[in-house]
């Protein structure tokens, strides 16, 4: 400490997602041990069952149980004596009665305690809780001190006895006691007082004892414990104050006990806490009220830090205990396991009545993504009672369960390369998993066994023994000794034994993000935090090698901080991205000038006090070490309190003039309102001249005009606006303000002097102004014009244009308040280079003036530095610099809407949400492409000219149809006489149909083969194929030779072949197109945050980014050009097959022939043009015109050569080639058919349509090519087409070879002596083969066509135009095509408006898949959240009434009353039942606010694939 994600790219602005850290979590795979910790976040929902708060006998009466002890009768009856043996005695024991005697104790009285601990967080926004303080109080038990503890009394329960009741429970009698209860004495003391006085107490109980006395029980003493009164103290407790504590203003007023006083009440204790009176107050924009929502905190969580976020576990405090009232008792409660009432709800019942409260541990159901055991023990540590002992104690200490969490170990460890097998990849050679296994050597942590550890936690208390205390051997305190006590748990922890043996998952692998490959699927199944993956070669989905991270865990999910300066206090912004309010004027509120004293609030510093404790950080210590646990110590950033300090800033008090403001004299001005007035134009009437059109428009119509328009003159009404001057000129706050007068009235600037003495600025509500356009009422109306009419335009046209036309526009008066109210830039003052205009004023210098110059001061503009900005730009008029104040902003869409409220007569405005949906929506620049934007410029582009196409017939190609099939490709330009330089068979891919299946063809490996390969007559058959008589082999090596092995060939079976089957959107190669268009780049430098830019643009120039000049550029490269070919002049070499001038020979004739190599030509090298030279223009330059010279002049002509890229342009069918698909077929052989169809349509030729023609006949000139399966001469045959023969020629040697032209002759404008289809007969040729389906030749036939509609194509010179020759391919030909060749041989270009296409610059853009772009709105379907809505329901709050439980308190108390007080001895006093007022909870009626839910219909809005209509916006968007 960032990172992704708008864009083709950039930058900015903004959101949205992620990397972290954490949790009481859950969920899903997965799981070895320890330790420490946590564990209903939901239903404060309902409980079954057992336990959580009892103890004291040393307060009391007692004795139901248990134990001992004494003991009376019965009964068995051991022993023992006696015995007359019948028995009789004794009586141990055991049975059993009685006695509280002892230990002890159930119930009851009576004390203490049950207000602690312990849940829980419902409710509470402040009656709470936090800090800091404060005064008008209480406090059992404990502590210290001080005084007492005297002497009496009447009850009661237990308990008997009766009785009601199903049951809980109750009533009556009769006894009893007490440290229950009540008086009376005493008063240090303590209350009250009127100051005289009055009033208030108490209880015993246990050890133990020398004298003394004694009813023998005791009394007395003494110790302990306890009571009583009271000071104090500690602790707890309760009130008051001030500060802090959440959201909502679409919650703006709220309050009647309400706010105070006064008198009386009540309370422990201040107070309206309560009540009667008086008074009329209190609270509130610094947020009352009401509405939601929530226990506060210490703290945890995060984070640099301020902050955010949150209050489990542990502490502190407050609030609840089944909802809701209410008291009793009590030292404390309005009480969790206490009472009454009244609801709901469980449960028992005999139906009359009763009982209950887990938000205490454990459990159970429910609820829900979810959260443990109906465990041990009171051994520790606290707690309540107790003199103790000891009891109780789900407080607590421990176990159990859960990887929930934080901690810590372990799952071996070393060597090991044949780099085993598998496994997966493959380029097939290997890679990889991997030293990983195995194997081989070791260790035993953990786990598992058995042993040991009576460790440590444990010191007490009790007994004992002493010593002090004392009268005392009690008591109490000290010190010693003994003995006793463990729930965890035979645990921690040690030892041994045996043996790697008991122990690895999870997530992810496109980018963020660390980590890559193969199948498989085919926009399908899925994946996804975010951008986004899949549409047949997915590192995104599934699975599988590999691999990265972590690791008993790992992932997901959910919240939370953080990143996020994305609510910016620390630390953000409003000119254009969200954002400056229309303007202004002023209240609260913040801010505020100089100089001096004061004061110290604010601020600084010091001290004290608090800021529980824990946690947190720091430093030690303990568990082997961490976690954890513990000692100190910082630190708690705050509050309060006092003492200083006084610069600032605040209060106070004096002053001051530099802000601000007043007075004086000017000044300019569309500043404002009334009220008059003017010419000028339109329209209308009214005459008068005049005739036939006028008006409008791209172009028309509709309208007006012969009932006299328009034009034109006179005259008259009337309304409404003010040309000229006029000016980024004035004015004003803004809005806005424009003829002239003239009255009122605001403000501003200038000048110099004088006064007041911070009066200032800003400004939330508040008032006022506020264009146009609307409304209300009266007026007015000329021209204008929504609306409407009619006319055009158009597919349409509710519009853009035209004709008419009402509201309005005008005036007065009241409304309304909005606009792009924009400078899109709040208000005020300060400071910060400059230069050049303009208005209005002042000085000052020149000048005769007139007017110039210089200064200066308010405005108003342009440009400009420095600074700022994202960039554009702003820049003394700030968007700079620092300051005060206000307003506004926090993604886009929903929406400036819905509801509310509130203005408005309406129309509407002002405030102003939310659900729900997108990942952008946005600003600025930037390349480009585009434009019905502009500028240059170019090209057979247009235009001028020639010929054509479109119309005809016929060839050819396609489209569409048809076909068993018409094979497949090519579709605008850039398909279409195209792939196809040859479909009758093959060619063929296609259709029928008949065969074959290691195959027709290739290439390894087994194995067999003499009955071999190989010929093969014959038979089926359309062949192809199947059958089959017969004959019938080689080579090579080897002394096993009638043999064995090999090699070709066959025949069998593996591997694997074949495919014109599909993808050209997986490829390669090659080709088309723009375009032979001038253009496309790069390097270094420079600008620029930056994409980019500059160079390459500017002025010339060119066929060119050719080439020259400038120039923050300087150079380079690919393109242009040139270099290559042909061609057009020339010269050198060479001289056949070419020529033949000259020499010779020969021929009817021909270079035939001897011979030359001059010439033609042939082919090899050279020379030639380079604006090189004149002239003129140009910047002297590039150049560019004219011109000599020259064969050719300005690239001479023409070819080859195609920059960077575009079109996913064309081709898997020419090849090549990944995948994918077939595999007795999508292969492969074969016969036939078919590609040649044929109602139409279209493209591209050809023939014509004559007379510049057409027939006949003579005659003349080419070039380039082909040729042995070939091209064929001469000769003959035939009318031809050909046919017979066949010299020559393997080619400058032979062969194929010209028409148009020129000379005559007819034809005489006609469907013809033009045309030459089509039909027929007859033939010729090639071929296996001519029917489907060839070509040609005679002979007859003799269609349309008489120059071709909209429209379109070529072509600028040897070109068009016309003419004919050759060529490939080929047996033969559909050839009129194609691609070569030459003969003849023109016309025209003024120009660059204009169409078509391109460069270059410039300009706009919402486009960038790039105008075939973007994109808006209606309708119609689906869907989903919201508004309304007749209502209907619920909830909650106020309000009035009415009922009124429990209960406190008032009154009454005729009934009833033991102790105590008073008495006259009768009673009173008191009490207590009953009744009764107040109040009062549920609960009932009305209303009424306010939040929900649900609602027939109904309104917009999102959103959703290629629906429907239009085309409104983006370019001048085609009406800015």
């Nucleotide at each position: 400490a960032g990172a992704g994600u708008u864009u083709g790219a950039u930058c900015c602005u903004g959101g949205c997602u992620c990397a972290g850290a954490u949790u009481g979590a859950a969920c899903g795979c997965u799981g070895g041990c320890g330790g420490c910790a946590u564990g209903c976040u939901u239903a404060a929902c309902a409980c079954a069952u057992g336990c959580a708060a009892g103890u004291c006998g040393a307060a009391c009466g007692g004795u139901a149980a248990c134990a001992g002890g004494c003991u009376a009768a019965u009964g068995u009856g051991a022993u023992c004596c006696c015995u007359u043996c019948g028995g009789g005695g004794u009586g141990a024991a055991c049975u059993g009665u009685g006695c509280g005697c002892u230990g002890a104790c159930g119930a009851g009285u009576g004390g203490c305690g049950g207000a602690c601990g312990g849940g829980u967080g419902a409710g509470u926004a402040a009656u709470a809780c936090a800090u800091a303080g404060g005064a008008a109080u209480c406090u059992a038990c404990c502590u210290a001190g001080u005084a007492g503890u005297g002497g009496g009394g009447g009850a009661u329960a237990a308990c008997u006895u009766g009785g009601a009741g199903a049951a809980a429970u109750c009533c009556a009698u009769g006894c009893u006691a007490a440290u229950a209860c009540c008086g009376c004495a005493u008063a240090u003391g303590u209350c009250c007082u009127a100051c005289g006085g009055g009033g208030c107490a108490a209880a015993g109980c246990a050890g133990g004892g020398g004298a003394c006395c004694c009813u023998c029980g005791g009394g007395c003493c003494u110790u302990g414990c306890g009571c009583u009164a009271u000071u104090g103290g500690a602790u707890g407790a309760g009130c008051c104050u001030a500060u802090g504590u959440c959201g909502g203003a679409u919650u703006a007023g709220c309050u009647a006990g309400u706010u105070g006083g006064u008198g009386g009440g009540g309370u422990a204790a201040a107070g309206g806490c309560c009540u009667a009176c008086c008074a009329a107050g209190g609270c509130g924009a610094c947020g009352a009220u009401c509405c939601g929502u929530a226990g506060c905190u210490g703290g945890u969580c995060u984070g640099a830090g301020a902050g955010g976020a949150u209050g489990a576990u542990c502490a502190g405090c407050c609030a609840c205990a089944c909802u809701g009232g209410g008291a009793c008792u009590g030292a404390g409660a309005c009480a969790c396991g206490g009472c009454c009432c009244a609801g709901a709800c469980u449960c028992c019942u005999a139906c009359g009545g009763g009982a209950g409260g887990c938000a205490g541990c454990a459990g159970u159901g429910g609820g829900g993504a979810a959260u443990a055991u109906u465990g041990c023990a009171c051994a520790a540590u606290g707690g309540a009672c107790g003199c103790a002992a000891g009891c109780c104690u789900g407080a607590u200490g421990c176990a159990g369960c859960a990887a929930u969490g934080c901690c810590g170990c372990g799952u071996g460890u070393g060597u090991g390369a044949a780099g085993a097998a598998g496994g997966c990849c493959u380029g097939c050679g290997g890679g990889u998993u991997g030293u990983a296994a195995a194997g081989c050597a070791c260790u035993u942590u953990u786990a598992u066994u058995g042993g040991g550890a009576a460790a440590g936690a444990a010191a007490a208390a009790c007994c004992c023994g002493g010593a002090g205390c004392u009268a005392a051997u009690a008591c109490c305190u000290c010190c010693g000794g003994c003995a006793u006590u463990g729930a965890c748990g035979g645990u921690a922890c040690c030892c041994a034994a045996a043996g790697a043996a008991u122990a690895a998952g999870c997530a992810c692998c496109g980018g963020c993000u660390a980590a890559c490959u193969c199948a498989g699927u085919g926009c399908c199944a899925g994946c996804a935090g975010c951008c986004g993956c899949g549409g047949u070669a997915a590192u995104a989905c599934u699975g599988a090698g590999g691999g990265u991270g972590c690791g008993a865990g790992c992932g997901u999910u959910a919240a939370u901080c953080g990143g996020a300066a994305u609510u910016a206090c620390u630390g953000g912004g409003c000119g254009u991205a969200a954002a400056g309010g229309g303007a202004g004027u002023g209240u609260a509120g913040g801010c505020g000038g100089u100089u001096a004293c004061u004061u110290a609030a604010g601020u600084c510093g010091g001290a004290u006090g608090u800021g529980a404790a824990a946690u947190c950080c720091c430093c030690g210590g303990g568990c082997u070490c961490a976690a954890c646990c513990u000692g100190g110590g910082a630190a708690u950033u705050g509050c309060a309190u006092u003492c200083g300090a006084u610069a600032c800033u605040g209060g106070g008090u004096a002053a001051c003039u530099a802000g601000a403001g007043u007075u004086u004299g000017g000044u300019a001005g569309a500043g404002g309102u009334a009220a008059g007035u003017g010419g000028a134009a339109u329209u209308c009437c009214g005459g008068g001249u005049g005739u036939a059109g006028c008006g409008g428009u791209g172009a028309a119509a509709u309208g007006c005009g012969u009932a006299g328009a328009u034009a034109u003159c006179c005259g008259g009404a009337g309304g409404a606006a003010c040309a000229u001057c006029a000016g980024u000129g004035g004015c004003g706050a803004a809005g806005g303000c424009g003829g002239c007068u003239u009255a009122c009235u605001g403000g501003a600037c200038c000048a110099a002097a004088a006064c007041u003495g911070a009066c200032g600025c800003u400004g939330a509500g508040g008032c006022u102004c506020g264009a146009a356009a609307g409304c209300g009422u009266g007026g007015g109306g000329a021209g204008c014009a929504a609306a409407c009419a009619g006319g055009a335009u158009u597919a349409g046209a509710u519009a853009c244009c035209c004709u008419g036309g009402u509201a309005g526009u005008c005036c007065a008066c009241g409304c309304c308040c909005u606009a792009a109210a924009c400078g899109a830039u709040g208000u005020c003052a300060a400071c910060u280079a400059g230069a050049c205009g303009u208005u209005g004023g002042g000085u000052u210098c020149a000048u005769u003036a007139a007017u110039g110059a210089a200064c200066u001061u308010a405005g108003u503009g342009u440009c400009g530095c420095a600074g700022c900005u994202a960039a554009c730009g702003c820049a003394u008029u700030a968007a700079g610099u620092g300051c005060c104040c206000c307003g506004c902003c926090u993604g886009g869409g929903g929406a400036g809407u819905a509801c509310g409220g509130u203005c408005g007569c309406a129309a509407g405005g002002c405030u102003g949400a939310a659900a729900c949906u997108c990942a952008a929506a946005g600003g600025a620049a930037u390349u480009g492409a585009c434009g019905g934007g502009g500028g240059c410029c170019c090209g057979c582009a247009c235009a001028a000219g020639c010929g054509g196409u479109g119309g005809a017939g016929c060839a050819u190609g396609u489209g569409g149809u048809u076909u068993a099939a018409u094979u497949c490709g090519a579709c605008g330009c850039a398909a279409c006489g195209c792939g196809a330089a040859a479909a009758a068979c093959c060619u063929u891919a296609c259709c029928u149909g008949g065969g074959c299946u290691u195959g027709a063809a290739c290439u390894g490996c087994u194995g067999g083969u003499a009955u071999u390969a190989g010929u093969g007559c014959c038979c089926c058959g359309a062949a192809a194929g199947g059958g089959a008589a017969a004959c019938g082999a080689u080579c090579c090596u080897g002394c096993u030779u009638g043999c064995a092995g090999g090699a070709a060939g066959c025949c069998a079976g593996u591997a694997g072949a074949g495919g014109u089957g599909c993808u050209g959107c997986a490829u390669g190669g090659c080709u088309g197109u723009c375009g032979u268009c001038a253009g496309c780049u790069c390097g270094u430098g420079u600008c620029g945050u930056g994409a980019g830019a500059u160079g390459u643009u500017g002025g010339g120039u060119u066929a060119a980014g050719u080439c020259c000049c400038g120039c923050a550029a300087c150079g380079a490269g690919c393109g242009c050009a040139a270099c290559c070919c042909c061609u057009g002049c020339u010269u050198u070499u060479a001289g056949u097959u070419g020529c033949c001038a000259g020499c010779g020979g020969g021929u009817u004739a021909u270079g035939c022939c001897g011979g030359g190599c001059a010439c033609u030509c042939u082919a090899a090298g050279g020379g030639g043009a380079c604006u090189g030279c004149c002239u003129a223009g140009g910047a002297u330059a590039a150049c560019u015109a004219g011109g000599a010279g020259g064969a050719a002049g300005g690239u001479g002509g023409g070819g080859a050569u195609g920059a960077c890229g575009u079109c996913a342009a064309g081709u898997c069918a020419g090849c090549a080639u990944g995948g994918c698909c077939u595999u007795u077929a999508u292969g492969u052989c074969c016969a036939g058919g078919g590609c040649c169809a044929c109602a139409c349509a279209c493209g591209u030729g050809c023939u014509a349509c004559a007379a510049u023609g057409g027939g006949c006949g003579g005659u003349a000139c080419a070039g380039a090519g082909g040729g042995u399966u070939g091209c064929a001469a001469g000769a003959c045959c035939g009318c031809g087409a050909g046919g017979u023969g066949g010299a020559g020629c393997u080619a400058a040697u032979c062969c194929c070879u010209a028409a148009a032209g020129c000379c005559g002759c007819u034809c005489u404008c006609a469907g013809u002596u033009c045309g030459g289809a089509u039909c027929g007969c007859a033939g010729g040729c090639u071929g296996c083969a001519a029917u489907u389906c060839g070509c040609c030749u005679g002979c007859g036939u003799g269609a349309a066509a008489u120059u071709g509609g909209a429209a379109u194509c070529g072509c600028u010179a040897g070109u068009a135009a016309u003419c004919g020759c050759g060529g490939a391919u080929c047996a033969g030909c559909a050839a009129c095509g194609c691609c070569g060749c030459g003969g003849u041989g023109a016309a025209u270009a003024c120009g660059u408006u204009c169409u078509c296409g391109g460069g270059c610059c410039u300009u706009g853009u919402a486009c960038a898949c790039a105008c075939c772009g973007c994109c808006c709105g209606u309708c119609a379907c689906a869907u989903c959240a919201c508004g309304a809505a007749a209502g209907u329901u619920g909830g909650u709050c106020a309000u009035a009434c009415c009922c009124g439980a429990a209960g406190u308190c008032g009154c009454u108390g005729a009934g009833c009353u033991a102790a105590c007080c008073c008495u006259u001895u009768g009673g009173g006093a008191g009490g207590c039942a009953a009744g009764u007022g107040c109040c009062g909870a549920a609960g009932g009626u009305g209303u009424g606010g306010u939040c929900g839910a649900u609602g027939a219909u109904u309104g917009g809005g999102g959103u959703g694939a290629a629906g429907u209509c239009g085309u409104a916006a983006c370019a001048a968007g085609g009406u800015a």